[in-house]
Description:
A computed fold for a 72-nucleotide RNA from Micavibrio sp. UBA1850, annotated as transfer RNA.
RNA sequence: GGGCAUGUAGCUCAGUGGGAGAGCGCCUCGUUGACAUCGAGGAGGUCGGCAGUUCAAUCCUGCCCAUGCCCA
Repeated sequence: GGGCAUGUAGCUCAGUGGGAGAGCGCCUCGUUGACAUCGAGGAGGUCGGCAGUUCAAUCCUGCCCAUGCCCA
């Protein structure tokens, strides 16, 4: 330098053109002598960035960035 893959909540991930979600973690309350477990409720996201297509983009297209793998 070129090719491929990945990028979504604090972590691990699902999702797919029209509601942003799960598990774990975190906070509050209940339960306990206390902790844990358990039950109830809650907070937390520019869906990597910019542009394009579309009535509408997390999802499609282009470029860029980061990480990983391969080739040279």
It matches the Rfam family "tRNA". By type it is a transfer RNA. Rfam links the family to the GO term triplet codon-amino acid adaptor activity.
The prediction has a mean pLDDT of 82.